[in-house]
């Protein structure tokens, strides 16, 4: 230098679920029942005779969210940066 993995950092896209009853000091809180699953957490299973290890957009629903709106997510595109292996 190039392409491939990863990690970070801008930018773009980007869902879900009750306008629900009550209260108060009133677009915030707080109870109470009902839900969502895409910050994170926890929980599985094949690969491979047998054991250890090992995931998710799967499950579960502690946290977290549920009018709109705004902000916010995993994920995905583009850029830049490191960092390892190959050539």
């Nucleotide at each position: 230098u190039g392409a491939c993995g990863c990690g970070c950092u801008g930018c773009g896209g980007g869902a879900g679920a009750g306008a629900g009853g009550g209260g108060c000091g009133c677009c915030g809180c707080c109870c109470c029942c009902g839900c969502c699953g895409a910050a994170g957490a926890c929980g599985c299973a094949a690969a491979c005779u047998c054991c250890c290890a090992u995931a998710a957009u799967c499950g579960c629903u502690c946290a977290g969210g549920c009018a709109a709106g705004c902000a916010g997510u995993a994920c995905c595109g583009c850029a830049g940066u490191g960092c390892a292996c190959c050539a």
A computed fold for an 87-nucleotide RNA from Chromobacterium amazonense, annotated as Glycine riboswitch aptamer. Its Rfam family is "Glycine riboswitch aptamer". About the family: This family represents the bacterial glycine riboswitch. NCBI's taxonomy places the organism under Bacteria, Pseudomonadati, Pseudomonadota, Betaproteobacteria, Chromobacterium. The model forms 85% of the base pairs in the Rfam consensus. Its mean pLDDT, the model's own confidence on a scale to 100, is 75.